Predicted 3D model of a 472-nucleotide part of an RNA (small-subunit ribosomal RNA, 3' major domain) from a metagenome. The full RNA is in RNAcentral, with records from SILVA.

[in-house]
Context: one part of a larger RNA
RNA sequence: UGACGGGGACCCGCACAAGCGGUGGAGCAUGUGGUUUAAUUCGAAGCAACGCGAAGAACCUUACCAAAUCUUGACAUCGAUCUGACCGGACUGUAAUGAGUCCUUUCCCUUCGGGGACAGAGAAGACAGGUGGUGCAUGGUUGUCGUCAGCUCGUGUCGUGAGAUGUUGGGUUAAGUCCCGCGACGAGCGCAACCCCUAUUGUUAGUUGCUACGCAAGAGCACUCUAGCGAGACUGCCGUUGACAAAACGGAGGAAGGUGGGGACGACGUCAAAUCAUCAUGCCCCUUAUGUCCUGGGCUACACACGUAAUACAAUGGCGGUCAACAGAGGGAUGCAAAACCGUGAGGUGGAGCGAACCCCUAAAAGCCGUCCCAGUUCAGAUCGUGGGCUGCAACCCGCCCACGUGAAGUCGGAAUCGCUAGUAAUCGCGGAUCAGCAUGCCGCGGUGAAUACGUUCCCGGGCCUUGUACA
Numbered sequence: 001u002g003a004c005g006g007g008g009a010c011c012c013g014c015a016c017a018a019g020c021g022g023u024g025g026a027g028c029a030u031g032u033g034g035u036u037u038a039a040u041u042c043g044a045a046g047c048a049a050c051g052c053g054a055a056g057a058a059c060c061u062u063a064c065c066a067a068a069u070c071u072u073g074a075c076a077u078c079g080a081u082c083u084g085a086c087c088g089g090a091c092u093g094u095a096a097u098g099a100g101u102c103c104u105u106u107c108c109c110u111u112c113g114g115g116g117a118c119a120g121a122g123a124a125g126a127c128a129g130g131u132g133g134u135g136c137a138u139g140g141u142u143g144u145c146g147u148c149a150g151c152u153c154g155u156g157u158c159g160u161g162a163g164a165u166g167u168u169g170g171g172u173u174a175a176g177u178c179c180c181g182c183g184a185c186g187a188g189c190g191c192a193a194c195c196c197c198u199a200u201u202g203u204u205a206g207u208u209g210c211u212a213c214g215c216a217a218g219a220g221c222a223c224u225c226u227a228g229c230g231a232g233a234c235u236g237c238c239g240u241u242g243a244c245a246a247a248a249c250g251g252a253g254g255a256a257g258g259u260g261g262g263g264a265c266g267a268c269g270u271c272a273a274a275u276c277a278u279c280a281u282g283c284c285c286c287u288u289a290u291g292u293c294c295u296g297g298g299c300u301a302c303a304c305a306c307g308u309a310a311u312a313c314a315a316u317g318g319c320g321g322u323c324a325a326c327a328g329a330g331g332g333a334u335g336c337a338a339a340a341c342c343g344u345g346a347g348g349u350g351g352a353g354c355g356a357a358c359c360c361c362u363a364a365a366a367g368c369c370g371u372c373c374c375a376g377u378u379c380a381g382a383u384c385g386u387g388g389g390c391u392g393c394a395a396c397c398c399g400c401c402c403a404c405g406u407g408a409a410g411u412c413g414g415a416a417u418c419g420c421u422a423g424u425a426a427u428c429g430c431g432g433a434u435c436a437g438c439a440u441g442c443c444g445c446g447g448u449g450a451a452u453a454c455g456u457u458c459c460c461g462g463g464c465c466u467u468g469u470a471c472a
Base pairs, nucleotide, nucleotide: 001472002471003469004468005467007466008465010463011462012461013460015456016455019420020419021418022417023416026311029308030307031306032305033304034302035301042053043052064297065296066295070291073127077126078125081121082120083119084118088103089102090101091100092099106117107116108115109114129286130285132284133283134282138280139279140275141274142273143271145269150189151188152187153186154185155184156165157164158163169180170179171178195263196262197261198260200231201230202229203228204227205226206225209221210220211219213218234257237251238250239249240248241247313413317372318371319370320369321368322367330361331360332359335354336353340349341348342347379410384405385404386403387402388401389400390399426448427447428446429445430444431443432442
């Protein structure tokens, strides 16, 4: 100087408390451990691994296993030589690739000898290739402490020196934020602001949007809205407190008040944190195989254990009817697909319109009326049977959906434990990425819309000062 203390003082945070809803019990989905297996590919490991990489494993993906194939190779450059192609089509054969046969098939210059371009085949080789190892050799990227308020430097001064001072102190703040003081005076990285969205308004512009007109065509741009430029909030004004400060509290005006709400943004560093399997890369290793290709299987196994979700255990509910009302944000050409018709339904036929403020996905759902009358039920829906639908070369291993039947556990969950302070929790539906198909996951969107916070003694984490130390 740090680190640590079941030392002290001060301060903060959904940290506790006050509340609301969960997890832990059930069946199911998913990830992990373990076990099994020919293989169940690999990585991630307290917080900060475990609905994580994976924004989507039937084949492919795929890295794993079994069997079959190739050896200058699936991919790149050079290459003696040969051909005129490549592409496309048909056929033999195989589990499939590989292997083999047939048809069709270039351009430019020319002294007609040939040369060149492009493409294919191809000897010997240089080389390719490796999701093989090492994240404890690395770059890059990322998590975490933590959006915590800290981390430092120059000059000066003090100290033999390590170092100190500044950065401590008195106030204040979300903040090393600001003020005052002070042997310090300044400065940098952080904080804040500048950026985006949202809340109010002015103005400009009105089509595909809107309607004070109209049946419509049309007309108009007031309103809604769209999207550019502005205004607006700064403790600016008033009062009180305060040290004549910074600031705090109350008020006015205002759409908004003291950072208005949200996002992006992550200092010096810590964890030899994570990643050699995104990528790049040193070294090591393989080179008729640890490379490559193909078929089938596996990643989907199942005594069990854990994490995370979704569904319930019901009456603030289930079912039926009314199919009557109100969103926002997105997506659409190998696409979104309307009306109409068929089907109980999944879906099918159909094809209007739309590269979309125009058309479509698109029906929002929680609402209202009736019924059920507290029961393992008209709750719950697992499991299983049968019959169908869709995608796709192909749904057996191993997809999703529909109808009918079946109708399990479950009556609110031990010890323990998690999230959340306002348009939040809770609850309700909608969309998107990935994607042929497959969502209870993820990322977004709006609708309805609470309770509680006395307070900081205690638990956890953090900041600052101080004290002890046999630790560095």